Molecule: transfer RNA
Organism: soil metagenome
């Protein structure tokens, strides 16, 4: 320099163009309980950045940005 594949709350990790964005972990308030745990109930935090296509984009495209494996 060339292909590829990746980016989603505080951490991990799903997602066939209809998202009001799964789930677990932390983390917070409640009930139980003589206390702590644990169990169950609830909350709080999310689709790198810019543009295009679409009625509608986390998802398709193209661009740059980090990060990874190949070659050279």
């Nucleotide at each position: 320099g060339u292909g590829c594949c990746c980016u989603u709350g505080g951490c991990c990790g799903a997602g066939c163009g209809g998202c009001a964005a799964a789930g677990g972990c932390a983390u917070c308030g409640g009930u139980u309980u003589u206390c702590c745990a644990a169990a169950c109930c609830g909350g709080c935090u999310a689709g790198g950045u810019g543009g295009g296509u679409u009625c509608g984009a986390u998802u398709c495209c193209c661009a740059c940005a980090g990060g990874g494996c190949a070659c050279u």